[in-house]
RNA sequence: AUCCGACAAUGGCAAACCCAGGGUGACCUGGGGACGCAAAGCCACGGGUCUUGAUAAAGACAGCCGGGCCGCCGAA
Numbered sequence: 001a002u003c004c005g006a007c008a009a010u011g012g013c014a015a016a017c018c019c020a021g022g023g024u025g026a027c028c029u030g031g032g033g034a035c036g037c038a039a040a041g042c043c044a045c046g047g048g049u050c051u052u053g054a055u056a057a058a059g060a061c062a063g064c065c066g067g068g069c070c071g072c073c074g075a076a
Stems, first nucleotide, its partner, number of pairs: 004074002012037002017032006035063001041069003045066003048061005
């Protein structure tokens, strides 16, 4: 350094739901809250699901799968 992922250690993130706000909507932001997560960090590139519309198309989801980039620790 790579692979790998412990009844290790430091920590981290935050589902559902509730409140406030934004959006036609999927959904997003902040606060609360924890189901869980070794990338539940980032990217919409491929697939998929969802929304608006239906002539076309535009958008959302990274905690759906794959892929790419970066990252903490160091047992077997």